Source information:
The RNA shown here (Glycine riboswitch aptamer) has 80 nucleotides and comes from uncultured Allosphingosinicella sp.

RNA sequence: GCGCGGGAGAGAGUGGGGGCGAGAGCUUCCGCCGCCGAAGGAGCAACCGCCCCGGAAUCUCUCAGGCACAAGGACCGCGC
Numbered sequence: 001g002c003g004c005g006g007g008a009g010a011g012a013g014u015g016g017g018g019g020c021g022a023g024a025g026c027u028u029c030c031g032c033c034g035c036c037g038a039a040g041g042a043g044c045a046a047c048c049g050c051c052c053c054g055g056a057a058u059c060u061c062u063c064a065g066g067c068a069c070a071a072g073g074a075c076c077g078c079g080c
Stems, first nucleotide, its partner, number of pairs: 001080006011033001013032008034067003040063001041061003047055003
């Protein structure tokens, strides 16, 4: 790295426009607040190493991402 399995948190919030639709509803775009941290990114530097130079987090920030289901998902286990 690949495959399989497990995998949390937080509004199914709200206003308006468009498309489909008989309607219910679905979908998409733009805002308004409220939140989450475990893609990524950034910061500190606990820690680590081939040690004066490097690597650096599950901590911190939320730019991104996310807040029913789905998808994604750090990380863990097994196999190659």

The organism belongs to Allosphingosinicella, within Bacteria. Of the family's consensus pairs, 90% are formed in the model. It matches the Rfam family "Glycine riboswitch aptamer". Its family is annotated with glycine biosynthetic process in the Gene Ontology.